[in-house]
RNA sequence: UAAUUAGGAAAUCAUUUGUCACCGAUGAUAAUAAUCACGGGUAGCGAAUCGAAAUCCUAACUACUAAUUACUAACUACUAAUUACUAUCAACGCGAGCGGUUAGCGAAGCGUUGAUGGAAGAGUGGCGGACGGCUGAGUAACGCGUGAAGAAUCUGCCCUUAGGUGGGGAACAACGUUCCGAAAGGAGCGCUAAUACCGCAUAAUACAUUUUUGUGGCAUCACUUAAAUGUCAAAGAUUUAUCGCCUUUGGAUGACUUCGCGUCUGAUUAGCUUGUUGGUGGGGUAAUGGCCUACCAAGGCGACGAUCAGUAGCCGAACUGAGAGGUUGAUCGGCCAGAUUGGGACUGAGACACGGCCCAGACUCCUACGGGAGGCAGCAGUGGGGGAUAUUGCGCAAUGGGGGAAACCCUGACGCAGCAACGCCGCGUGAAUGAUGACGGUCUUCGGAUUGUAAAGUUCUUUAAGUUGGGAAGAAGGCGGUUUUACCGUCUGACGGUACCAACAGAAUAAGCUCCGGCUAACUCUGUGCCAGCAGCCGCGGUAAUACAGAGGGAGCAAGCGUUGUCCGGAUUUACUGGGUGUAAAGGGUGUCUAGGCGGGAAGGCAGGUCUGAUGUGAAAUCUUGAGGCUCAACCUCAAAACUGCAUUGGAAACCUCCUUUCUUGAAUAGUGGAGAGGUAAGUGGAAUUCCUAGUGUAGCGGUGAAAUGCGUAGAUAUUAGGAGGAACACCAGUGGCGAAGGCGGCUUACUGGCCAUUUAUUGACGCUGAAGCACGAAAGCGUGGGUAGCAAACAGGAUUAGAUACCCUGGUAGUCCACGCCGUAAACGAUGAUUACUAGGUGUAGGAGGUAUCGACCCCUUCUGUGCCGCAGCUAACGCAUUAAGUAAUCCACCUGGGGAGUACGGCCGCAAGGUUGAAACUCAAAGGAAUUGACGGGGGCCCGCACAAGCAGUGGAGUAUGUGGUUUAAUUCGAAGAUACGCGAAGAACCUUACCAGGGCUUGACAUCCACAGAACCUUUACGAGAGUAGAGGGUGCCUUCGGGAACUGUGAGACAGGUGGUGCAUGGUUGUCGUCAGCUCGUGUCGUGAGAUGUUGGGUUAAGUCCCGCAACGAGCGCAACCCUUAUUACUAGUUGCUAACAUUUGGUUGAGCACUCUAGUGAGACUGCCGUUGACAAAACGGAGGAAGGUGGGGACGACGUCAAAUCAUCAUGCCCCUUAUGUCCUGGGCUACACACGUACUACAAUGGCCGUUAACAAUGGGAAGCCAAGGCGCGAGCCGGAGCAAAUCCCCAAAAACGGUCUCAGUUCGGAUUGCAGGCUGAAACUCGCCUGUAUGAAGUUGGAAUUGCUAGUAAUCGCGAAUCAGAAUGUCGCGGUGAAUACGUUCCCGGGCC
Repeated sequence: UAAUUAGGAAAUCAUUUGUCACCGAUGAUAAUAAUCACGGGUAGCGAAUCGAAAUCCUAACUACUAAUUACUAACUACUAAUUACUAUCAACGCGAGCGGUUAGCGAAGCGUUGAUGGAAGAGUGGCGGACGGCUGAGUAACGCGUGAAGAAUCUGCCCUUAGGUGGGGAACAACGUUCCGAAAGGAGCGCUAAUACCGCAUAAUACAUUUUUGUGGCAUCACUUAAAUGUCAAAGAUUUAUCGCCUUUGGAUGACUUCGCGUCUGAUUAGCUUGUUGGUGGGGUAAUGGCCUACCAAGGCGACGAUCAGUAGCCGAACUGAGAGGUUGAUCGGCCAGAUUGGGACUGAGACACGGCCCAGACUCCUACGGGAGGCAGCAGUGGGGGAUAUUGCGCAAUGGGGGAAACCCUGACGCAGCAACGCCGCGUGAAUGAUGACGGUCUUCGGAUUGUAAAGUUCUUUAAGUUGGGAAGAAGGCGGUUUUACCGUCUGACGGUACCAACAGAAUAAGCUCCGGCUAACUCUGUGCCAGCAGCCGCGGUAAUACAGAGGGAGCAAGCGUUGUCCGGAUUUACUGGGUGUAAAGGGUGUCUAGGCGGGAAGGCAGGUCUGAUGUGAAAUCUUGAGGCUCAACCUCAAAACUGCAUUGGAAACCUCCUUUCUUGAAUAGUGGAGAGGUAAGUGGAAUUCCUAGUGUAGCGGUGAAAUGCGUAGAUAUUAGGAGGAACACCAGUGGCGAAGGCGGCUUACUGGCCAUUUAUUGACGCUGAAGCACGAAAGCGUGGGUAGCAAACAGGAUUAGAUACCCUGGUAGUCCACGCCGUAAACGAUGAUUACUAGGUGUAGGAGGUAUCGACCCCUUCUGUGCCGCAGCUAACGCAUUAAGUAAUCCACCUGGGGAGUACGGCCGCAAGGUUGAAACUCAAAGGAAUUGACGGGGGCCCGCACAAGCAGUGGAGUAUGUGGUUUAAUUCGAAGAUACGCGAAGAACCUUACCAGGGCUUGACAUCCACAGAACCUUUACGAGAGUAGAGGGUGCCUUCGGGAACUGUGAGACAGGUGGUGCAUGGUUGUCGUCAGCUCGUGUCGUGAGAUGUUGGGUUAAGUCCCGCAACGAGCGCAACCCUUAUUACUAGUUGCUAACAUUUGGUUGAGCACUCUAGUGAGACUGCCGUUGACAAAACGGAGGAAGGUGGGGACGACGUCAAAUCAUCAUGCCCCUUAUGUCCUGGGCUACACACGUACUACAAUGGCCGUUAACAAUGGGAAGCCAAGGCGCGAGCCGGAGCAAAUCCCCAAAAACGGUCUCAGUUCGGAUUGCAGGCUGAAACUCGCCUGUAUGAAGUUGGAAUUGCUAGUAAUCGCGAAUCAGAAUGUCGCGGUGAAUACGUUCCCGGGCC
């Protein structure tokens, strides 16, 4: 390069999880000697005992389960049962080896006799029984597989070579007879044959010994030539053809022995061995050999796993897998082993023998008790056991085997059949047409959809099953005859009247199983309600379950389907192919060294590894390919390929090994310099603490968040001087130095290890790593003896605290120190093993060398070694690492394989002990763990805001009353709301009504809606009874439209569809609302970054009330929010001038009227404010501060407006609504009651406690928002008053409702009062059918608590708080509540440390 053949696969899914990665657990696949549930038409092919054959311990106990048996009762049936084997069969055949026996057999024959032939069976003799068939207990072994060796061997029958087969003899069975024994069986005597037995002769190319020729071999030796001596044989039958017998040569077949290699697990089995290892002599065997024996020597095996323990028949092959592998060793085939358990030999060519013998044991049977018999792991069959496995069938027709000369006989081998879907394969259960898309079922949005061309119907077909008729191949051979290498005739089939062929009738006789939440193809309804249940994993089920159960529908497979068990796969999850160890599991604490593994340059050699050619072998079957045969297929047959292996042999020589020679760069040594807390020992120094002595001195010291225990008048603390003793070494000091690590720090001396630089020289690969071993190894701890100043486990006391066996304080012992000896572990960490090489840089620092410069110093440059930081490529799950690698490569060692149990238990080793080291399992979970991301939280940090605190004002909490809630009570006190975000809330108003609650009385198509039929217009008046609802009547009234049929509205009666529900679920919902919060945030598109979740934008520097704005920036833009636009208020212009207003004029009690619209006011349109202007600051910005002007100044004040979302927040009782529930009641009507109860607790308010006040009087005091017809109500009058009479005006800038505090004057003088007004009596008024339960108001009398409120707590930053009154909604009446309105009108804010809440990083 060409051709041929084969293969061509996966790295997936669900699950920790918002992400990535690590890791485990799970599923989908295939297979099966299979099991079980359900269902089952038919052939073919194939297969059909996995345990019961092992072993140990134990009380003979207990419990549970299963089987069997017995008894009792009932019922049923009628036969016998219990035993590891009963009965039959599986190995016999030969009369052509022999003696003989039998006749009830056959043929021939008339009969008889004789002869002959066949048949049957015992004995003798020969052959076979060692094959075939079954099983897998044992065996970890030369047992098996593979390849060799036997020069160390045997081999019946078969083939082959060369020869021989002569002549004698003596017995024993059978048989006869006598006898013993229950039997099995045996004994004595007598007769007899042989191819049975025994001598003799002969004999070799046989065998043995001795000599000899040549050749060969890895050794002992083998073969071969020639010769001598010695030894050994036989059997005949039949009758003419053979078969035998003996010796011998070679072969074939089979057997035996030996060896190389391979062949499970455990080191918590590390040492084993005395015939053991070897030698010599002898014995034994077919043969080698301690195989056996006597003697001698002391060896032999073992970390390359001996010995011991456990498990197991091995292989060809089978299953799976892309493959490499993993698992298995059924069927078929090869080998081995076994035959009731153990042992033994005999015979034989071959056995230590499944259906042979002997002995012993267990078991069973027979017995006359003396003794005997037996062995299904052969085929069927039975019992038992078990989850589980078949007929006591047919035949030797075929194939094969034994015997025989042959015919033939035997053959549970085998060929067939029977049973079971156990597996594989084929076929069928019908085909076409058929829409009114039938009925029925299911669902439904009630329209329909679906089951579904499915059925029915019509037209066909007939495989298989059934019936009838025909009907094989498989047969080769044998026998007979003839013309005998050939031909003719005849006989032989279990399967089987089977396969196959033909005919007949008729869709006729034939479909199930599992699943439908995801993985995983396939969805709805009903039931159930964390129950019942499901489940391989995740997980379903708590009232709307595609997950349970049923149904309908669907999906998959199909005579099967699903489950369970096992194995492979997926699993790259033991990683050879093909993994890892900084943080996920995982680097030994460190060094040194042995074995082992790996190893520099050059040359030559050998050929062990390696590569290649050839040869032998790798059994067959299987697998694959190509063909062929059964109708196809499964299956069977043929051929090819393959069997990737082993051995022998020829060759190649790059690489590895080995040998020889050589080299210097790895390594080492010598020389010269150098730095250093490297180590050991001895000596020595000063500061400080403590203690002792003495002096001075006096009341405290000490300690803490604050205290106390403690010390101190016996003089402390403080201070001065002197002394004692022990321990540690300030400053220098440095991510500086040294060391292998642990670790090492005053100074001096002695001894000593390692390291660095430099230059030449020397050796010449002497190297790297390193299991075991050895050594070192912080602290704590242990032993012995010292020492002890300070510190300080334990311990004591004081505090703190709910407690405080703690943190804090006062004391204090071991210990810390020294010497010697143990221990051997640490987050022994860089959580990073050692060595070597390579791979951008930058910048420090420590030690050395060199260069440049005139010497020299500094600086600068180059280089080696160490120690840090930053950073590219690359790597990484990411974090990060990055020439000091976690990069790229190489070598060696150590270690990991889900979490927990557990570094535990047991065992071994070490230790004085403490303990260390080595190191499991049962069981249990579906996770555990890593890195990063986004939020949230923190008694974490930074920045900022808010009546958040602080500074103030006024309150609440105490009293009385009102009101709401809880609780209690009740026939009922209807229901809801529950921290903030329920509690003067729903309720903008419960005497009836409302009303939903309770008691009682009623109604049942209903109080209300639609439809139908009948009657009546509607409607009005009225009577009786009743608590009323209502019931029963009487009278009046007769309208509108009309096509004259009737119709519309309304009323009544009747039937049924239905109404109705303030019944449940706000956790099934819509809508609406609260809250965080008017906080400044929440997002998107595109781009970019990241494996990804995500990030960026939105962070940063400033600024703002604000994600407001500016600047910067891998971002650029945009949206919802902020702001603005809207309303109102503050100023003003213009327009307009009644019901408003009145300056001037006139008039009047009065803007009353004339007049006017300037002013006020009203209400429409505008203007005005924008940090626009100036200055300063700021970054030439945004903006801030100050100022001017202005009615108003930095969002002027107030309001409406509430982002994405949170709280399963609230509401099914506003309304709407799914589902569930009630239907003579959970609906509806009525009367009365209740929601108003009252020991008590809480919330929210009102009124007060008084002099900033109460009371009285005066002043024609002064508002605004609003409302008014079933209304507001004036003037006037009456009443002390509530109110009444009255009726003007007003559907309103016109009339009415309509002010108080304040101001002025007087009085009260600090009291439970001239404060306060509760409570109660009496008398009245108002509303309303009705005021008792249960309204409001007035007058009079009464005159309670209360003297400013504990802990705690609320609101408010300016027209605000506080205070004063007014109006409105609801409403017949009934506000201290709610919503609005105006009058009077403050104080304080240094500031952000703290409390609360919020925003950003």
Predicted 3D model of a 1401-nucleotide RNA (small-subunit ribosomal RNA) from an uncultured bacterium. The prediction has a mean pLDDT of 81. Its Rfam family is "Bacterial small subunit ribosomal RNA". The RNAcentral record of the sequence draws on ENA.